[in-house]
Context: one part of a larger RNA
RNA sequence: CUGGGCGUAAAGGGCACGUAGGCGGUGAAUCGGGUUGAAAGUGAAAGCCGCCAAAAACUGGCGGAAUGCUCUCAAAACCAAUUCAUUUGAGUGAGACAGUGAAGAGUAGAAUUUUGUGUGAAGUGGUGAAAUCCGGAGAUCUACGAAGCAACGCCAAAAGAAAAGGUAGCUCUAUGGGUCCCUACAGACGCUGAGGUGUGAAAGUAUAGGGAGCGAACGAGGUUAGAUACCCUGGUAGUCCAUGCGCUAAACGAUAAGUGUUUACCCUUGGUCUACGUGGAUCAGGGGCCUACAUAACACGUGAAACACUCUGUCUAGAUAGAACGAUUGCAAGAAACUU
Numbered sequence: 001c002u003g004g005g006c007g008u009a010a011a012g013g014g015c016a017c018g019u020a021g022g023c024g025g026u027g028a029a030u031c032g033g034g035u036u037g038a039a040a041g042u043g044a045a046a047g048c049c050g051c052c053a054a055a056a057a058c059u060g061g062c063g064g065a066a067u068g069c070u071c072u073c074a075a076a077a078c079c080a081a082u083u084c085a086u087u088u089g090a091g092u093g094a095g096a097c098a099g100u101g102a103a104g105a106g107u108a109g110a111a112u113u114u115u116g117u118g119u120g121a122a123g124u125g126g127u128g129a130a131a132u133c134c135g136g137a138g139a140u141c142u143a144c145g146a147a148g149c150a151a152c153g154c155c156a157a158a159a160g161a162a163a164a165g166g167u168a169g170c171u172c173u174a175u176g177g178g179u180c181c182c183u184a185c186a187g188a189c190g191c192u193g194a195g196g197u198g199u200g201a202a203a204g205u206a207u208a209g210g211g212a213g214c215g216a217a218c219g220a221g222g223u224u225a226g227a228u229a230c231c232c233u234g235g236u237a238g239u240c241c242a243u244g245c246g247c248u249a250a251a252c253g254a255u256a257a258g259u260g261u262u263u264a265c266c267c268u269u270g271g272u273c274u275a276c277g278u279g280g281a282u283c284a285g286g287g288g289c290c291u292a293c294a295u296a297a298c299a300c301g302u303g304a305a306a307c308a309c310u311c312u313g314u315c316u317a318g319a320u321a322g323a324a325c326g327a328u329u330g331c332a333a334g335a336a337a338c339u340u
Stems, first nucleotide, its partner, number of pairs: 003316004007298002012312001014199004021192003025086006033079002035075004040070003048064006089189001091185002095180003101175001103173005113147006123134001160167001204245004209240001213239002218234002221231001257310005265288010
């Protein structure tokens, strides 16, 4: 170096961009580095293999092989290189289209809570049942005001858009990506991607705000043999905003990315064509069911876990343990005894 794997058995990096590297359309021409063939030289002896002689044994003679290297000649399919073309891959443009893509600003209505005034009179609230709690200093209920905060009912869908995390009231501003369609341009400009860079829910952390509701910690009540819980009543951090840090999730489709080839039927989103049929065709998505295949089975099945190829990550019996120790990152991630 060589094997077999990665949906659920060990195993796809959370996700993207991208450097080196690896791999990579079609047709010509040139070249002859790789490659292939031939010849020559070399590859000491011993050794290895074969034959002969002799033989108790040691042995002697001859031949072959020696995958390699060097030089010369030849071939030109493939790889590499150079040059010229080509259009189907990738891209640009024209014309349409859909969208909760991301960012900033403004703003509406309903609800909870608090508060003001009026009305009103004894309970309210909560539970399996209760109690803590609130209430003649007038609660609960009710009417009209005010303040503040968070979340956006119906529409709403297996629906949409997005690399993933994630994303939904409405309006405005600037902005990223995508699909269809025709042809114009351009002419392999492509795929993957070690390091690297960016992004990355929630909880957490730092500073400055904000604080309605909810609510780790904590208090009280109940339950219980106990109840450091489940239930109830309160309630701090937090949840919200701005700017940093931090970088983990069952970050899941438990399925990396890209390309090509392969059944039938049904539904749906956005285009285009056909032309009004309550249709049909075709692209790009989102779902359901199934043939063949493959699979240990479950299940998968044109959005593959089928058939093939390219590149990358990763696994190699179980527990100890993703732990100790060391290192790195960061504001922050090192046990005890003893001693000071």

The part of an RNA shown here (small-subunit ribosomal RNA, central domain) has 340 nucleotides and comes from Solanum habrochaites. The source organism's lineage runs through Eukaryota, Viridiplantae, lamiids, Solanales and Solanum subgen. Lycopersicon. Model confidence (mean pLDDT): 83 of 100.